[in-house]
Model confidence (mean pLDDT): 75 of 100.
Predicted 3D model of a 93-nucleotide RNA (THF (Tetrahydrofolate) riboswitch aptamer) from Acetobacterium wieringae.
Its Rfam family is "THF (Tetrahydrofolate) riboswitch aptamer". From the family's description: Tetrahydrofolate (THF) riboswitch was first reported for Ames et al. as an RNA motif in 5' untranslated (5'-UTR)regions of folate transport and biosynthesis genes in Firmicutes genomes.
RNA sequence: AUCAGAGUAGACAAGAUGCGUAAAGUGUUAAAGGAUGGGAAGUUGCCUUUAAACGAAAUGUGACCAUUGCGGUAUCUUGUCGCUUCCGCUGUU
Numbered sequence: 001a002u003c004a005g006a007g008u009a010g011a012c013a014a015g016a017u018g019c020g021u022a023a024a025g026u027g028u029u030a031a032a033g034g035a036u037g038g039g040a041a042g043u044u045g046c047c048u049u050u051a052a053a054c055g056a057a058a059u060g061u062g063a064c065c066a067u068u069g070c071g072g073u074a075u076c077u078u079g080u081c082g083c084u085u086c087c088g089c090u091g092u093u
Stems, first nucleotide, its partner, number of pairs: 001093001003091003010081009019071003028052007038087005057068004
């Protein structure tokens, strides 16, 4: 030098354990901020905070509560997918 490859944030699916259903969470909009392949720059997407609007159950039980559901629910595990340019890394010639 050539060719090939791995790896981020995260997305989806399944499983497990929870939380909520006395509505938090999630999602939407606006503003501000943050992290984001090993390095630099950056994009998509992601996260946080604040504000606003919207917004979700049935059965059983005397009750506590239980069951089954529900929530674009939380965490973990597994699988699949998963950075643009330059450099780097692994292999190859």